[in-house]
RNA sequence: GCGCGGGAGAGUGUAACGGGUGCAAGCCCGUUGCCGCCGAAGGAGCAACCGCCCCGGAAUCUCUCAGGCACAAGGACCGCGC
Numbered sequence: 001g002c003g004c005g006g007g008a009g010a011g012u013g014u015a016a017c018g019g020g021u022g023c024a025a026g027c028c029c030g031u032u033g034c035c036g037c038c039g040a041a042g043g044a045g046c047a048a049c050c051g052c053c054c055c056g057g058a059a060u061c062u063c064u065c066a067g068g069c070a071c072a073a074g075g076a077c078c079g080c081g082c
Base pairs, nucleotide, nucleotide: 001082002081003080004079005078006077011035013034014033015032016031017030018029019028020027021026036069037068038067042065043063044062045061049057050056051055
C1' cells in the first nucleotide's frame, strides 16, 4: 500500500431558488445564505513523547480552513491476510 471485518461525534434546523410527486395542501431531494454544533479524511498550531541526538520525527492534545451533523457514503484507529 491492497483486500476483508469492526469503527464515534454533532441540526433528518431555517429561508429562498431549482427539481421530483400530487388536483391541491403537502411531502422528498439538491444548491446557496443564516444561526447552532462535531472532530476520527485532509490541513494547521503547541509540544507531551520518540530517535540514528544539539539535529530531526512528532500526537488520540489544540484550532476548525477544509470536511461533517437522518440513512447512505466517508472515516483516525484496531484485527486478520497478502